[in-house]
RNAcentral holds the full RNA, with entries from ENA and SILVA. Small-subunit ribosomal RNA, 3' major domain from an uncultured eukaryote, 481 nucleotides, folded computationally. Its mean pLDDT, the model's own confidence on a scale to 100, is 81. Its Rfam family is "Eukaryotic small subunit ribosomal RNA". A reference for the family is Yusupov et al. (2001), "Crystal structure of the ribosome at 5.5 A resolution", Science. Clan: SSU clan.

Context: one part of a larger RNA
RNA sequence: UGACGGAAGGGCACCACCAGGCGUGGAUUUUGCGGCUUAAUUUGACUCAACACGGGAAAACUUACCAGGUCCAGACAAGAGAAGGAUUGACAGAUUGAAAGCUCUUUCUUGAUUUCUUGGGUGGUGGUGCAUGGCCGAUCUUAGUUGGUGGGUUGCCUUGUCAGGUUGAUUCCGGUAACGAACGAGGCCUCAACCUGCUAAAUAGGCGGGUCUGCUCCGGCAGUCGCUGUCUUCUUAGAGGGACCGUUGGCGUCUAGCCAAUGGAAGUAUGAGGCAAUAUCAGGUCUGUUUGCCCUUAGAUGUUCUGGGCCGCACGCGCAAUACACUGAUACGUUCAACAAGUCACCUGGUCCGAAAGGGCUGGGCAAUCUUUGAAACCGUAUCGUGAUGGGGAUAGAACAUUGCAAUUAUUGUUCUUCAACGAGGAAUGCCUAGUAAGCGCGAGUCAUCAUCUCGCGUUGAUUACGUCCCUGCCCUUUGU
Numbered sequence: 001u002g003a004c005g006g007a008a009g010g011g012c013a014c015c016a017c018c019a020g021g022c023g024u025g026g027a028u029u030u031u032g033c034g035g036c037u038u039a040a041u042u043u044g045a046c047u048c049a050a051c052a053c054g055g056g057a058a059a060a061c062u063u064a065c066c067a068g069g070u071c072c073a074g075a076c077a078a079g080a081g082a083a084g085g086a087u088u089g090a091c092a093g094a095u096u097g098a099a100a101g102c103u104c105u106u107u108c109u110u111g112a113u114u115u116c117u118u119g120g121g122u123g124g125u126g127g128u129g130c131a132u133g134g135c136c137g138a139u140c141u142u143a144g145u146u147g148g149u150g151g152g153u154u155g156c157c158u159u160g161u162c163a164g165g166u167u168g169a170u171u172c173c174g175g176u177a178a179c180g181a182a183c184g185a186g187g188c189c190u191c192a193a194c195c196u197g198c199u200a201a202a203u204a205g206g207c208g209g210g211u212c213u214g215c216u217c218c219g220g221c222a223g224u225c226g227c228u229g230u231c232u233u234c235u236u237a238g239a240g241g242g243a244c245c246g247u248u249g250g251c252g253u254c255u256a257g258c259c260a261a262u263g264g265a266a267g268u269a270u271g272a273g274g275c276a277a278u279a280u281c282a283g284g285u286c287u288g289u290u291u292g293c294c295c296u297u298a299g300a301u302g303u304u305c306u307g308g309g310c311c312g313c314a315c316g317c318g319c320a321a322u323a324c325a326c327u328g329a330u331a332c333g334u335u336c337a338a339c340a341a342g343u344c345a346c347c348u349g350g351u352c353c354g355a356a357a358g359g360g361c362u363g364g365g366c367a368a369u370c371u372u373u374g375a376a377a378c379c380g381u382a383u384c385g386u387g388a389u390g391g392g393g394a395u396a397g398a399a400c401a402u403u404g405c406a407a408u409u410a411u412u413g414u415u416c417u418u419c420a421a422c423g424a425g426g427a428a429u430g431c432c433u434a435g436u437a438a439g440c441g442c443g444a445g446u447c448a449u450c451a452u453c454u455c456g457c458g459u460u461g462a463u464u465a466c467g468u469c470c471c472u473g474c475c476c477u478u479u480g481u
């Protein structure tokens, strides 16, 4: 100087607690991991910091694994062989999963591309992440880190970097053998909130006028048509503005700042993200690419084809979905979004057929123009009436469609039947402070087909703190080793 202490004192955090909310742990199913099994059930990762993670939803491919079959895509060099032919390809039959001349029989064909040996390459989802680069994760989302000159010390080292107050903050005030600085924090960037002020808009609308249609109580009303005028409140997006805790009152060295009220669209760093220091880990990745070394390299660990596997089920663990109903289920009706995406036959409107899934015919859209936003929970009415019930929808049978060369171990969807566990979950344990938790759906990613996943988006919208250091952990000071 660190590390550690079941040492002391301060401070901080919903990956801690308190007050609470929703849960998980129990059931069924999905999915990941282990184990078991298996020709193979490819493999990485295992406390936080592995386990709906590898953007990992694998029917073939992927694919690395297993059972088998082809091919060389073996550069280049040397030597051999070789135009009196190095070699290549092939019908049929046998053979084979195979309409692989793979091999064999049989002969034809080809013409210096090759063949053989040696050296040497190349390829490899082969090994090593404990040889590496890069990237990511974590310590650690906290406030921490460093040098110059000066002071202290024989020196390591220390001071600066601090009794105190304050802040989310080593943020400031102040103190001061330190002074003046750098990185980090902040500033910065993105998104969301405000602007009746500017610039505009036939790809956004409003208000007029006009055409046409319907209704009419003859006043008009509703719809339609890029026919037209005008405007920019709403919509879109450029330039800007706006908050700085402004003002007032308390608290406070009347400093830094804190609290309340007020004004305000906004007063938790306005909200949410991004970026993010120094040092470290022998954290993860050689299976995204880079790359050393090792292994293999023609009976291949290269590559491709066929089939199987990654899905296998006495069992254990994790993330989830659906539920256990009446604040509900079912039927009918009413009524509202925001992110997206769309021409490699992608997004699909209308109409017809069909119970539905789906199919046929016609249109629009390379998109503020078309799909297209009439989403779901919610709301209204009716039925059910506390029963494993009209709750729940696992499991199984049959039938019909769709994607695909291919659906069996059932891709997915629809219909009918079947109607399991589950009556709110022990010990334990997770997440969370406001448009948040939770409920609800929608879009995108993957995608030929397939979401109970992930990433976004809106809609409805609570209870309870606004604190503490008791538990868990982190930081600082003092102390012991």
Stems, first nucleotide, its partner, number of pairs: 003481003007478007016468002020432005027322003031318004035313002043054002065308005071302001076119005086113001089108002092105003123296002126294003134285003137281003144183003148179002150159003162174001164173002188274005194241002198238004204232006210225001212223004244267001246262006324425001328384006341371002346365008391422001396417006438460008